[in-house]
RNA sequence: GCCUCUAUAGCUCAGUGGUUAGAGCAUCAGUUUUGUAAACUGAGGGUCGGGGGUUCAAAUCCCUCUAGAGGCU
Numbered sequence: 001g002c003c004u005c006u007a008u009a010g011c012u013c014a015g016u017g018g019u020u021a022g023a024g025c026a027u028c029a030g031u032u033u034u035g036u037a038a039a040c041u042g043a044g045g046g047u048c049g050g051g052g053g054u055u056c057a058a059a060u061c062c063c064u065c066u067a068g069a070g071g072c073u
């Protein structure tokens, strides 16, 4: 220098153009218990890495930048 992949909740990830952006774990609250743990119920937490474009509509498609991983020379 070139190519490929990844970036979504505190963590690990799903979501392959459409009507609320989700799961598990974690955190908090409640129930239960003498108490703790476990179990059950519920809640909070996201401007989907930044910017631009296409579209009636973008986490999703295109371009660019940033960061990370891998490969080639």
Stems, first nucleotide, its partner, number of pairs: 001072007010025004018056001027043005049065005
The RNA shown here (transfer RNA) has 73 nucleotides and comes from a Candidatus Pacearchaeota archaeon. Rfam family: tRNA. Rfam classes the family as a transfer RNA.